[in-house]
This is a predicted structure of a 474-nucleotide part of an RNA (small-subunit ribosomal RNA, 3' major domain) from an uncultured bacterium. Rfam family: Bacterial small subunit ribosomal RNA. Model confidence (mean pLDDT): 84 of 100.
Context: one part of a larger RNA
RNA sequence: UGACGGGGACCCGCACAAGCGGUGGAGCAUGUGGUUUAAUUCGACGCAACGCGAAGAACCUUACCUGGGUUAAAUCCUACCUCGCAGCCCCAGAGAUGGGGUCUCCCUUCGGGGGAGGUAGGACGGUGCUGCAUGGCUGUCGUCAGCUCGUGCCGUGAGGUGUUGGGUUAAGUCCCGCAACGAGCGCAACCCCUACCACUAGUUGCCAGCGGUUCGGCCGGGCACUCUAGUGGGACUGCCGGUGACAAACCGGAGGAAGGUGGGGAUGACGUCAAGUCAUCAUGGCCUUUAUGUCCAGGGCUACACACGUGCUACAAUGGCAGGUACAAAGCGCAGCAAACUCGCGAGAGGGAGCCAAUCGCAAAAAGCCUGUCUCAGUUCGGAUUGGAGUCUGCAACUCGACUCCAUGAAGGUGGAAUCGCUAGUAAUCGCGGAUCAGCACGCCGCGGUGAAUACGUUCCCGGGUCUUGUACA
Numbered sequence: 001u002g003a004c005g006g007g008g009a010c011c012c013g014c015a016c017a018a019g020c021g022g023u024g025g026a027g028c029a030u031g032u033g034g035u036u037u038a039a040u041u042c043g044a045c046g047c048a049a050c051g052c053g054a055a056g057a058a059c060c061u062u063a064c065c066u067g068g069g070u071u072a073a074a075u076c077c078u079a080c081c082u083c084g085c086a087g088c089c090c091c092a093g094a095g096a097u098g099g100g101g102u103c104u105c106c107c108u109u110c111g112g113g114g115g116a117g118g119u120a121g122g123a124c125g126g127u128g129c130u131g132c133a134u135g136g137c138u139g140u141c142g143u144c145a146g147c148u149c150g151u152g153c154c155g156u157g158a159g160g161u162g163u164u165g166g167g168u169u170a171a172g173u174c175c176c177g178c179a180a181c182g183a184g185c186g187c188a189a190c191c192c193c194u195a196c197c198a199c200u201a202g203u204u205g206c207c208a209g210c211g212g213u214u215c216g217g218c219c220g221g222g223c224a225c226u227c228u229a230g231u232g233g234g235a236c237u238g239c240c241g242g243u244g245a246c247a248a249a250c251c252g253g254a255g256g257a258a259g260g261u262g263g264g265g266a267u268g269a270c271g272u273c274a275a276g277u278c279a280u281c282a283u284g285g286c287c288u289u290u291a292u293g294u295c296c297a298g299g300g301c302u303a304c305a306c307a308c309g310u311g312c313u314a315c316a317a318u319g320g321c322a323g324g325u326a327c328a329a330a331g332c333g334c335a336g337c338a339a340a341c342u343c344g345c346g347a348g349a350g351g352g353a354g355c356c357a358a359u360c361g362c363a364a365a366a367a368g369c370c371u372g373u374c375u376c377a378g379u380u381c382g383g384a385u386u387g388g389a390g391u392c393u394g395c396a397a398c399u400c401g402a403c404u405c406c407a408u409g410a411a412g413g414u415g416g417a418a419u420c421g422c423u424a425g426u427a428a429u430c431g432c433g434g435a436u437c438a439g440c441a442c443g444c445c446g447c448g449g450u451g452a453a454u455a456c457g458u459u460c461c462c463g464g465g466u467c468u469u470g471u472a473c474a
Base pairs, nucleotide, nucleotide: 001474002473003471004470005469007468008467009466010465011464012463013462015458016457019422020421021420022419023418026313027312028311029310030309031308032307033306034304035303042053043052064299065298066297067296068295069294070293075123076122077121078120079119080118081117082116083115087102088101089100090099091098092097105114106113107112125288126287128286129285130284134282135281136277137276138275139273141271146185147184148183149182150181151180152161153160154159165176166175167174191265192264193263194262196233197232198231199230200229201228202227205223210220211219212218236259239253240252241251242250243249315415319374320373321372322371323370324369325368331362332361333360336355337354341350342349343348381412386407387406388405389404390403391402392401428450429449430448431447432446433445434444
């Protein structure tokens, strides 16, 4: 100087408390451990691994296994040769591949150029090892308020001072003081979305005012409003009162759509964990090189006595079922989204209008509201499992897809010890969209609808900050 303390003082954080909903029990989905296996490819392991890399494992992916091939495949350079090379058809084969048939490349200034194949030579190839050789990127402490430097001063020195102190703040934020005076990286602001207003602009919107109307902004007409998307305004403790050191600031109030950081996002200092990644990529070293490279078929990554994590669906009446009837936002669409109409109980099929989309479509939003029914029961709760019949995608759904219909109807009656999230348009609850994607979502990323309860307080648990104290630790 740090680190540590079941030392002290002060202060924060859904850290506790107060409250709401869960997990832990059940079934299923998914990840992991273990076990099994020819293989169940690899990585990730307290927080910070475990719906994680994977924003899509039937083939492909694929890195694994079994078997069958190959010595060069893809790409580049040099030299030489060929234009029966490639493509198409047939045969053998699981295919890779092998054999046969057909087919005589393109441009040209005639010098050549391009393309394809072969031979020789040289670069090679490796998801093989080392993240404890590395770059880059990332997680975490932590959006925490800290981390430093120049000069000066103090100390033999390590170092200190500044950065401590009195107040204050979300903040090393600001004020005051002070052997310090300044400065940098952080904080804040500048950026984006959202809340209010104005202007600009009207193939969306509007009977707002008029006319027509087969009643639909449908037509004429009009940009007032809604909206869209561009520019600006607006909030700054600016104003008033009080407290305070006359300061910074705090408390209350006015005005205002909005206050004291309005709400949200992006943004992550010096560093810590030899944290993670050699399997995104790059890369040193090592290893391999008729194989640890590469091609192909099939299998595996989907196994199953078990154990754990994360979720979904429930156990019902604030509910289930049936009928009727409202109100979104944000997205996506040409190898695409697909309307009307017809068929089918349905998944879906036929059909193809319209739309490169504020114009058409996906599209129905659902919870909600109204009416009826069920009457506390393993039930008209719950839907696992299994049998049968189908639909769709795709070369192909056996291993191993999703969905539909009929039948079957399991466990489950609120879950031990323990444990998680959340402070407001939040939790809870309800549906909608998107990426990936031929198909496949209970996951992920977004969107809106309905919409709470509680916070006395900081003694205690956890994490963190500042000062101080002890130390046989570095």